Transfer RNA from Faecalicoccus acidiformans, 61 nucleotides, folded computationally. Taxonomically the source falls in Faecalicoccus (Bacteria, Bacillota, Erysipelotrichales, Erysipelotrichaceae). Its Rfam family is "tRNA". Rfam describes the family as follows. Transfer RNA (tRNA) molecules are approximately 80 nucleotides in length. Their secondary structure includes four short double-helical elements and three loops (D, anti-codon, and T loops). Further hydrogen bonds mediate the characteristic L-shaped molecular structure. tRNAs have two regions of fundamental functional importance: the anti-codon, which is responsible for specific mRNA codon recognition, and the 3' end, to which the tRNAs corresponding amino acid is attached (by aminoacyl-tRNA synthetases). tRNAs cope with the degeneracy of the genetic code in two manners: having more than one tRNA (with a specific anti-codon) for a particular amino acid; and 'wobble' base-pairing, i.e. permitting non-standard base-pairing at the 3rd anti-codon position. It is annotated as a transfer RNA.
């Protein structure tokens, strides 16, 4: 200094974007391409706060 989805990655107090992959469907003679849908509560434990991924302490890697 970093830890956020299978992978990459944004979000720095107001209930978590995007891309890739996966999967279901549409399309197709079958595919491919394309389009639509689906999925995380943020390394762990505590604290502060009306409210924590975000701030504070500790632990782990």
């Nucleotide at each position: 200094c970093c830890g956020u989805a299978g992978c990459c990655a944004a979000g720095u107090g107001g209930u978590a974007a995007g891309g890739c992959a996966a999967u279901a469907g549409a399309c197709u003679g079958c595919a491919a391409c394309u389009c639509u849908g689906u999925g995380a509560g943020c390394a762990c434990c505590g604290g502060u706060u009306c409210g924590a991924a975000u701030c504070c302490g500790g632990u782990c890697g």